[in-house]
RNA sequence: GGGGUGGUAGCUCAGCCGGUUAGAGCAGCGGACUCAUAAUCCGCCGGUCCUGGGUUCGAGUCCCAGCCACCCCACCA
Numbered sequence: 001g002g003g004g005u006g007g008u009a010g011c012u013c014a015g016c017c018g019g020u021u022a023g024a025g026c027a028g029c030g031g032a033c034u035c036a037u038a039a040u041c042c043g044c045c046g047g048u049c050c051u052g053g054g055u056u057c058g059a060g061u062c063c064c065a066g067c068c069a070c071c072c073c074a075c076c077a
Base pairs, nucleotide, nucleotide: 001073002072003071004070005069006068007067010026011025012024013023019057028044029043030042031041032040050066051065052064053063054062
């Protein structure tokens, strides 16, 4: 330099063929249970969907550019 995959909650990840309110598990907080702790159960909290543009009535999802991580190829030494 060329190509591919990915970036969504504190963490690990879903989110189909664009549609009404963006979800799960874990973590955290509160409660129940217990003599107490753990486990279990109930509830709550938590998001600029990497950034900037574009398309559209409408974008996490489609298009363009950029940034970051990983992989493959090529080149140089």